[in-house]
Source information: The RNA shown here (Lysine riboswitch aptamer) has 166 nucleotides and comes from uncultured Anoxybacillus sp.
RNA sequence: AGAGAGCGCAAUGCACAAGAGUAAUUUGCAGUAAAUUGAAAGAAAUUGCUGAUUUCAAAUAAAAAGAUUCAUUGCCGAAGUUUGCAACAGGCUCUGACGUUGUAAGCUAGGACUGUCUCCGAAUCGGAACAGUACUGUCAUCGUUUUUAUUGAACAAUGGAGAGCU
Numbered sequence: 001a002g003a004g005a006g007c008g009c010a011a012u013g014c015a016c017a018a019g020a021g022u023a024a025u026u027u028g029c030a031g032u033a034a035a036u037u038g039a040a041a042g043a044a045a046u047u048g049c050u051g052a053u054u055u056c057a058a059a060u061a062a063a064a065a066g067a068u069u070c071a072u073u074g075c076c077g078a079a080g081u082u083u084g085c086a087a088c089a090g091g092c093u094c095u096g097a098c099g100u101u102g103u104a105a106g107c108u109a110g111g112a113c114u115g116u117c118u119c120c121g122a123a124u125c126g127g128a129a130c131a132g133u134a135c136u137g138u139c140a141u142c143g144u145u146u147u148u149a150u151u152g153a154a155c156a157a158u159g160g161a162g163a164g165c166u
Base pairs, nucleotide, nucleotide: 001166002165008075009074010073011072012071013070015068024060025059026058027057028056030054034047035046036045041095042094043093079108080107081106082105083104084103085102086101087100088099090098109136110135112133113132114131115130116129118127119126138160139159140158141157143155144154145153146152
């Protein structure tokens, strides 16, 4: 410096499905003293007999992270993830959960499928962790074929990992 590699990685943007006839709002019936926002548990401030929270029905009726296709850009530890520390305070009352950024150490060659479990404030779509299955590429060892030749090439088996390979 280059390759595994074009279904390799990430970011941005458009479209689109799902989320969902769900949340929420209004009206009506029932019902009666408590109720609220989220792991559990608390705090604060509110609402409520002028009937809340709740049940059923009707009408109106969303959104976000995430997934998929396409395009553009940057790259090839690209990037992802776990744990610790620090900061921010994000859609929202606070602590806590989640999220974003930075940093230290560890793990992962690459993606796919299957299973288990868990997280994403409820669900869905997805993500993560662990294990397994074969596949792709690469290196080593052994073997077979071919080649002018243990030189190159092809095939097959076994094994390893990026601080690698050429």

The organism belongs to Anoxybacillus, within Bacteria.